Overview: A computed fold for an 84-nucleotide RNA from Desulfosporosinus sp. FKB, annotated as c-di-GMP-I-GGC riboswitch aptamer. Lineage of the source: Bacteria > Bacillati > Bacillota > Clostridia > Desulfosporosinus.
């Protein structure tokens, strides 16, 4: 070091509800737990979405401008700690 529990401290928070925030995906706080070993944190590759435009006219396409780290991969920092 890998790796990783029916282990211990401790941590996050799906769906959904309120409020507030944005044109929209979304985002924020609170409430709430389906999950999670990185569910830290980074849009660097791919996906997904939003908005207009482009085209197009059963909705292709491309380029912009945003979103998503709980889609997948990568960089990157970190808690503990049994078996192998």
């Nucleotide at each position: 070091a890998g790796u990783g529990a029916u282990a211990a401290a401790g941590g996050c928070a799906a769906a959904c509800u309120c409020a507030g925030u944005g044109a929209g995906a979304g985002c924020u706080g609170a409430g709430g737990a389906c999950g999670c070993a990185a569910a830290g944190c980074c849009a660097c590759g791919g996906g997904u979405c939003u908005a207009g435009c482009u085209a197009a006219a059963g909705g292709a396409u491309g380029a912009u401008a945003g979103a998503c780290a709980g889609c997948c991969g990568g960089g990157u920092u970190a808690c503990c700690a049994a078996a192998c």